About this RNA: A computed fold for a 528-nucleotide part of an RNA from a Chromatiales bacterium, annotated as small-subunit ribosomal RNA, 5' domain. The sequence was found in a public genome assembly. The organism belongs to Chromatiales, within Bacteria.
Context: one part of a larger RNA
RNA sequence: GAUUGAACGCUGGCGGCAUGCUUAACACAUGCAAGUCGAACGGUAACAGGCUAGCUUGCUAGCGCUGACGAGUGGCGGACGGGUGAGUAAUGCAUAGGUAUCUGCCUAGUAGUGGGGGACAACCUGGUGAAAACCAGGCUAAUACCGCAUAAUAUCUACGGAUGAAAGGUGGCCUCUUCUUGAAAGCUAUCGCUAUUAGAUGAGCCUAUGUCAGAUUAGCUAGUUGGUAGGGUAAUGGCCUACCAAGGCGACGAUCUGUAGCUGGUCUGAGAGGAUGAUCAGCCACACUGGGACUGAGACACGGCCCAGACUCCUACGGGAGGCAGCAGUGAGGAAUAUUGCACAAUGGGGGCAACCCUGAUGCAGCAAUGCCGCGUGUAUGAAGAAGGCCUGAGGGUUGUAAAGUACUUUCAAUUGGGAGGAAAAGUUUAAGGCUAAUACCCUUGAACCGUGACGUUACCAUUAGAAGAAGCACCGGCUAACUCCGUGCCAGCAGCCGCGGUAAUACGGAGGGUGCAAGCGUUAAUC
Numbered sequence: 001g002a003u004u005g006a007a008c009g010c011u012g013g014c015g016g017c018a019u020g021c022u023u024a025a026c027a028c029a030u031g032c033a034a035g036u037c038g039a040a041c042g043g044u045a046a047c048a049g050g051c052u053a054g055c056u057u058g059c060u061a062g063c064g065c066u067g068a069c070g071a072g073u074g075g076c077g078g079a080c081g082g083g084u085g086a087g088u089a090a091u092g093c094a095u096a097g098g099u100a101u102c103u104g105c106c107u108a109g110u111a112g113u114g115g116g117g118g119a120c121a122a123c124c125u126g127g128u129g130a131a132a133a134c135c136a137g138g139c140u141a142a143u144a145c146c147g148c149a150u151a152a153u154a155u156c157u158a159c160g161g162a163u164g165a166a167a168g169g170u171g172g173c174c175u176c177u178u179c180u181u182g183a184a185a186g187c188u189a190u191c192g193c194u195a196u197u198a199g200a201u202g203a204g205c206c207u208a209u210g211u212c213a214g215a216u217u218a219g220c221u222a223g224u225u226g227g228u229a230g231g232g233u234a235a236u237g238g239c240c241u242a243c244c245a246a247g248g249c250g251a252c253g254a255u256c257u258g259u260a261g262c263u264g265g266u267c268u269g270a271g272a273g274g275a276u277g278a279u280c281a282g283c284c285a286c287a288c289u290g291g292g293a294c295u296g297a298g299a300c301a302c303g304g305c306c307c308a309g310a311c312u313c314c315u316a317c318g319g320g321a322g323g324c325a326g327c328a329g330u331g332a333g334g335a336a337u338a339u340u341g342c343a344c345a346a347u348g349g350g351g352g353c354a355a356c357c358c359u360g361a362u363g364c365a366g367c368a369a370u371g372c373c374g375c376g377u378g379u380a381u382g383a384a385g386a387a388g389g390c391c392u393g394a395g396g397g398u399u400g401u402a403a404a405g406u407a408c409u410u411u412c413a414a415u416u417g418g419g420a421g422g423a424a425a426a427g428u429u430u431a432a433g434g435c436u437a438a439u440a441c442c443c444u445u446g447a448a449c450c451g452u453g454a455c456g457u458u459a460c461c462a463u464u465a466g467a468a469g470a471a472g473c474a475c476c477g478g479c480u481a482a483c484u485c486c487g488u489g490c491c492a493g494c495a496g497c498c499g500c501g502g503u504a505a506u507a508c509g510g511a512g513g514g515u516g517c518a519a520g521c522g523u524u525a526a527u528c
Stems, first nucleotide, its partner, number of pairs: 001528004006524005013375006019368002021333001026331003030328003035076003040073002043069002047067003050063006083286003092211008101203002106199008114148001116146002123138006154163003168191006177184003212258003219249003224246008261283004265276004288309005311322004339365001341364003347361001348359004378408004388399004412469001414464001416462003422455001427449008472517005477498003483512005493500002
């Protein structure tokens, strides 16, 4: 000199854009943070409508009939998104390769979607318990569950053969068949389902090289190193087991100890390098502590389950409940770090045919000069060089064009009004094309209409008024830009280094003046 997720002292007008527990991975009150689908299902607890009945004419009862929908069965999603950095010195990360593997949803293709069965919730009845919850009996549906059939370019194979799937839902129509209001079968469109082949995406595993300090850590190792056979896995492999051999690593630093998430990057520097790893992005690890598996395409799962432990809470003492390193917020720790805010309008995610629902992701707002950037606190004129202050050699000098005065301007803030863009969709109507028996339905494209904004009193523009509301901090001995007076008298004090102060202190304290930065200025800490 540059820099900081900074803190402290004094001071503080506005805006834009960023950033904000670096400490206790300490403990947490409260609310919210993952649901959704009735176009899979049986149904109807609540709300609304309709119908029926009773009447007291606006109530009661009944009917799932309709919109919807509590609880339940079922599907998909809770493995993403969000947080933290405890552990980890290599099962990690970075770079470059490899393959013995899997991959829900998505894309393209091929083939199929036939025919049956028995249950379990909900519900009803009964019971246990303070509660959490649980037990017994009975009824029932499905895209829940289980067989049968069929099947290959699927799997296994001793090459003979064997194994081996599925589920329906919704909209529309009467061209063909049957009954003839219209329906059933049927046709058609669409969403699904099953098997399989490719792709895409995501993941698993392996190899090489690089990746902090200590030798006052020199030897380490028994599933250890390799082989054979088997098991296990989606898959290779001592990953595991049995047997056999005696190997494997190490001064090119093994082992041990300490420290630490890694990277893109960031800071500094001319560079080489040094330091660092907040925000943002990629990867990894963790979710009260330790262990375990279940489900699933995917977890050994932050807001799932089981066991043990510590802690907190409830209890009728028999037994139960919980996990903010999600967003806010509280206590504690600390020099120190924000609101128990608004909205799903946009972007994105989950579910759904859709409408839509959910989303503390996200978009915004609030707080903080924490940082960077921009703007303002007036402009011009004005010498009687006013008054006052300070100095003086008492003549004057300086503050100083500074003020007053005169003439202007009105950024920003204030006032009053106007006012974009972030909005494209979705929906309704309709035209053309496709599908089709069909001028239904559905799909694609276009047109018209309708109309969705948290921010928001938005940005921006105009109006009104008036210089009106807006400057401090540090320093002035040398380094280092800037000097005099008074007070003090080795005292009080200053100080980054040299050093000042013991009666004329430009170095202490005050004043006048000056210098440097400026909504900041200094100090402290840290890095180069």
Record summary:
Its mean pLDDT, the model's own confidence on a scale to 100, is 86.